[in-house]
Molecule: FMN riboswitch aptamer (RFN element)
Organism: uncultured Thermomicrobiales bacterium
RNA sequence: CACAGCCUUCGGGGUGAGGUGAGGCCGGCGAGCGAUGCCGGCCAAGUCCUGACCGGCGGUACAGCCCGCGAGCGAGCGCGCGUCGUCGCGUAAGCACGAUCCGGUGGGAUUCCGGAGCCGACGGUAGAGUCCGGAUGGGAGAAGGCGUGG
Numbered sequence: 001c002a003c004a005g006c007c008u009u010c011g012g013g014g015u016g017a018g019g020u021g022a023g024g025c026c027g028g029c030g031a032g033c034g035a036u037g038c039c040g041g042c043c044a045a046g047u048c049c050u051g052a053c054c055g056g057c058g059g060u061a062c063a064g065c066c067c068g069c070g071a072g073c074g075a076g077c078g079c080g081c082g083u084c085g086u087c088g089c090g091u092a093a094g095c096a097c098g099a100u101c102c103g104g105u106g107g108g109a110u111u112c113c114g115g116a117g118c119c120g121a122c123g124g125u126a127g128a129g130u131c132c133g134g135a136u137g138g139g140a141g142a143a144g145g146c147g148u149g150g
Base pairs, nucleotide, nucleotide: 001149002148003147005146006145007144008143009142010141015051017050018049019048023043024042025041026040027039028038029037052130053129054120055119056069057068058067059066064118065117072095073094076091077090078089079088080087081085100116101115102114103113104112122133123132124131
């Protein structure tokens, strides 16, 4: 320096505030109870509205929105086993999943600077990028060590 294989560690951020009121609770009204209705009061959304905030990994002129990858579901195929399974592991077709323009600088930027926009899995719940859950999980990958070769 390169590379089969093995190991270790690391490996995702973000709603304060105001409004609305689905719904709930309490009280009252009619002739005893119940239902329903009406009236009043209180509670009530990190999901709605206003506003706020956030941005995994590799590549490339520094990137959420350029090209890829990862997280969810997963046919098929391969391997494993005291247990032969609605099992575990590996691989993976396919599906879900998204979003950017204008001006400037420059040799070069949808990446920088200025401006204006846009996007965000699944299940739960009052409709969720930000809450809870699968998840003390998985993970692209990053760093280091062992090993092999030169």